[in-house]
């Protein structure tokens, strides 16, 4: 100087003028104060909160998925182990067991406890050559998993010994595997002895097992004041009246006649119709249940900031200091002026903690490699 990896933070500033929505004060005129986001998105985890449902456990169904902390919880996050990339900083991984089942297409002699196609070695016989020592060939029947061939994978890998030729047949070293030492809470690393190699792969194909967690609905949840209108309850509201008539338990049921109360004709008086008279009409009056509308839930919280303490760190104490949208058809907006790198993605709807997608352009921070100069 160049290249890269990692986090961080900003989200055009600045001023005027007019207006929205929420608060506070007010001499009612206005005054002050506050006003979207890092993702308010996606509703993917996880919780507060309501309200239903519940004795406890089992079974069933669902999720998590090394290992060990953080946490209100989580499938977040921080360390840390294992594997895998990158010279490095750094990055990624769904990374638990493996007990029954399943599957291994094509190709290939053989795909599970397998297999002799080719090649190697070798006894026999035949045929050829022959320097008479054998070589070659072809056949029959053995032994061989070293090499070749097939494939995604051929029953441990290289390197030596040993053999007719070969082979964990033997041996060093890697692997694997059981067992102890040592470190480390743990995952796991490390060391040694032992074991000759089996107990193969996949397992995101099903079943299944170890741990460890899960009720169900979502703020239109729910709580609370409550109109007209209809419908539901209760009380108040006019005669223990006369007579008749059948009936026999009747103070009761029917007619009839006055009385009374209510309403038509018909505003009012007669008069007349219809109705009700204690199992109670009309009207009054008083309850409770809803509906609209209105509160309320609603925003001071697992809150922001600053400092110090503890931790590698997520985070956690402790002190000090702010109050920071709360709207309901839903404000947060328009002009105008200056300025710069000319402005992306995108709008709160109970709330909070995360995760994921989207997003011009820039800042700042740490480390990492290569050149190079002192």
């Nucleotide at each position: 100087g160049g290249g890269g990896u990692c986090g961080u933070c900003c989200a055009g500033a600045c001023g005027g003028c007019u207006g929205c929505c929420g608060g506070a004060g007010u001499u009612c005129g206005c005054u002050c104060c506050g006003g979207a986001g890092g993702a308010a998105a996606g509703u993917c985890c996880g919780g507060c909160c309501a309200c239903c449902a519940c004795a406890a456990g089992g079974c069933a169904g669902g999720a998590a998925a090394g290992c060990g902390g953080g946490u209100a919880a989580c499938g977040c996050c921080c360390g840390c182990c294992g594997g895998g990339g990158g010279c490095a900083a750094c990055c990624c991984c769904a990374g638990g067991g493996a007990c029954a089942g399943g599957c291994a297409a094509c190709a290939g002699a053989g795909a599970g406890c397998a297999g002799a196609c080719c090649g190697c070695c070798u006894u026999c016989g035949c045929g050829g050559c022959u320097u008479c020592g054998g070589c070659c060939g072809c056949g029959c029947g053995g032994g061989u998993a070293a090499g070749g061939g097939u494939g995604a994978a051929a029953g441990g890998g290289u390197g030596g010994g040993g053999u007719a030729a070969g082979a964990g047949c033997c041996c060093a070293c890697c692997g694997c595997g059981u067992c102890g030492g040592c470190g480390g809470u743990a995952a796991c690393g490390u060391c040694g002895a032992c074991g000759g190699c089996a107990c193969g792969g996949c397992g995101a194909c099903u079943g299944u097992c170890c741990u460890u967690c899960c009720g169900g609905u979502g703020c239109a949840a729910g709580c609370g004041c409550a109109a007209a209108u209809a419908g539901g309850g209760a009380g108040c509201g006019a005669g223990u009246c006369g007579g008749g008539c059948g009936a026999a338990g009747u103070u009761g049921g029917c007619c009839c006649g006055c009385g009374c109360g209510g309403g038509g004709c018909c505003g009012c008086c007669u008069g007349u119709c219809c109705u009700g008279u204690u199992u109670g009409a009309a009207g009054c009056u008083c309850c409770g249940g809803g509906u609209a509308g209105c509160g309320u839930g609603c925003u001071c919280g697992a809150g922001g900031c600053g400092c110090g303490c503890g931790g590698c760190g997520a985070c956690g104490c402790g002190c000090g200091u702010c109050c920071c949208a709360g709207a309901u058809a839903a404000a947060u907006a328009g002009c105008c002026g200056u300025u710069c790198c000319c402005g992306a993605c995108a709008g709160a709807a109970g709330c909070c903690g995360g995760c994921u997608u989207a997003u011009c352009g820039g800042u700042c921070g740490a480390c990492c490699c290569c050149g190079u100069g002192u």

Notes: The RNA shown here (Bacterial RNase P class A) has 374 nucleotides and comes from a Planctomycetaceae bacterium. A source record names the gene rnpB. NCBI's taxonomy places the organism under Bacteria, Pseudomonadati, Planctomycetota, Planctomycetales, Planctomycetaceae. The coordinates come from a structure-prediction model, not an experiment, and the mean pLDDT is 75.